Background: Large-subunit ribosomal RNA, domain IV from Rhizophagus irregularis, 317 nucleotides, folded computationally. Its Rfam family is "Bacterial large subunit ribosomal RNA". It is recorded under the gene name rnl. Model confidence (mean pLDDT): 86 of 100. RNAcentral holds the full RNA, with entries from ENA.

[in-house]
Context: one part of a larger RNA
RNA sequence: UCGUCUUGAAGGAACUCGGCAAAAUGACCCCGUAACUUCGGGAGAAGGGGUGCCACUAAUAAGUGGCGGCACUAAACAGGGGGGCGCGACUGUUUACUUAAAACACCGGACUCUGCUAACACUAGCGUGGAUGUAUAGAGUCUGAUACCUGCCCGAUGCUAGAUGAUCAACUAAGCCGUUUUAGGAUGGCAAAGGAAGCUCUAGUCAAUGGCGGCUGUAACCUUGACGGUCCUAAGGUAGCGAAAUUCCUUGGCAUUUAAAUGAUGUCCCGCAUGAAAGGUGUUAACGAAGCUCCCACUGUCUCCAAGACGAGCUCG
Numbered sequence: 001u002c003g004u005c006u007u008g009a010a011g012g013a014a015c016u017c018g019g020c021a022a023a024a025u026g027a028c029c030c031c032g033u034a035a036c037u038u039c040g041g042g043a044g045a046a047g048g049g050g051u052g053c054c055a056c057u058a059a060u061a062a063g064u065g066g067c068g069g070c071a072c073u074a075a076a077c078a079g080g081g082g083g084g085c086g087c088g089a090c091u092g093u094u095u096a097c098u099u100a101a102a103a104c105a106c107c108g109g110a111c112u113c114u115g116c117u118a119a120c121a122c123u124a125g126c127g128u129g130g131a132u133g134u135a136u137a138g139a140g141u142c143u144g145a146u147a148c149c150u151g152c153c154c155g156a157u158g159c160u161a162g163a164u165g166a167u168c169a170a171c172u173a174a175g176c177c178g179u180u181u182u183a184g185g186a187u188g189g190c191a192a193a194g195g196a197a198g199c200u201c202u203a204g205u206c207a208a209u210g211g212c213g214g215c216u217g218u219a220a221c222c223u224u225g226a227c228g229g230u231c232c233u234a235a236g237g238u239a240g241c242g243a244a245a246u247u248c249c250u251u252g253g254c255a256u257u258u259a260a261a262u263g264a265u266g267u268c269c270c271g272c273a274u275g276a277a278a279g280g281u282g283u284u285a286a287c288g289a290a291g292c293u294c295c296c297a298c299u300g301u302c303u304c305c306a307a308g309a310c311g312a313g314c315u316c317g
Base pairs, nucleotide, nucleotide: 001312002311003310004309005308006307007306008305010303011302014301019298027051028050029049030048031047036041038145052067053066054065055064056063057062068072080296081295082294083293084292085291087288088287092104093103108143109142110141111140112139113138114137120129121128122127147281148280149279151212152211153210156209157208158205159204160203161202162201165200167198171194175190176189177188178187179186180185213231214230215229216228217227240274241271252268253267254266255265256264257263
């Protein structure tokens, strides 16, 4: 010096990306326990007190008296706690060998298809699964407990339905022009009319793919613009939420937190580029080895290192 440990004055997170690591808490009994809540929880909330030995009543409890120690779950084993926010409801699943999560799944919701030789899937086929099931079933897609809700647009793309028309292949076919003939016909070319699905067309459909404007005037200070004009559109973003896991400008403005805060929380709203099942919102209980932030306790993380134990290392043997 290194490794694994032990202890430490005063301070107590000043360390650091971050309390990482360590310390602290810890068992059992009694008292006591908030907001909120889906009334189950939250909860071991939090926060206090007790615990040995001997004798007696009693009988592993509890009570009374006595005794000793600094210390009685006397060693060891044995929750740190609280507040706020975002995300995901939850238990669960996952990148075997760098990611365990806010990702996947999930209960619940919705749409579409499917009448049974079902749809759908595998297969060259036979056949098999679906299912020894039968629409309260099965399959596909999206969303993701519960609560309050889920606005407008069918012009485009898709899907479904319909149909007088237009277009439209093979085929069919009057007619016309040739060649040839044994005059019956044979054969070549052109061709009106007819002719399915599809496309077109007409509708419907957005919890289908998707989309949800611009310029300008205006109120008796100023500002703003309830109101008006105009252009365009299929329709011009509703309820909500909002510098957000979304905000470029940006360390936005204000307030709280700090002595000091690009952080956190609340609020505002010129939303570069929020927004309603690619779901929206929530002071949504509970839950999370998950993310951000604050406080208490605690500490060698630090100010600033020191001492010790046992090993290793170094020198000699």